[in-house]
Molecule: Glycine riboswitch aptamer
Organism: Hyphomonadaceae bacterium UBA4763
RNA sequence: CGAUCGCAUGCGGGAGAGUGCGGGGCCUCCAUCCCUCCGCCGCCGAAGGCGCAACCGCCCCGGAAACGCUCAGGCCAACGGACCGCAAGCGCGAU
Repeated sequence: CGAUCGCAUGCGGGAGAGUGCGGGGCCUCCAUCCCUCCGCCGCCGAAGGCGCAACCGCCCCGGAAACGCUCAGGCCAACGGACCGCAAGCGCGAU
C1' cells in the first nucleotide's frame, strides 16, 4: 500500500401461505369492517432455533446448507424477511 474475509450502518431489490370459522373486547347513535384477546381447523418457510448430511478440519471430536422439522415466526396491506447489489466505515491482514 492494501486483496480476500468478517462485523455493523445507509440505500435499492426481496418469495411463500386463510383479509378462515366461532366467541368476547374496541370503535359507533346502531351495526359491519379494521384492530386486539381466547378457542378450533388448514397452510408457509427466507428472522431466529433445532436436526441430518455432502464436504471440511487440528479427524477424540468439532464446523457445516437455500435440505429437513416447524418450537418460534408468518398466511390483505404495513412491519419483518434469508439472500443479492451499491456506498463508505471498523477489524484481521495476503501481495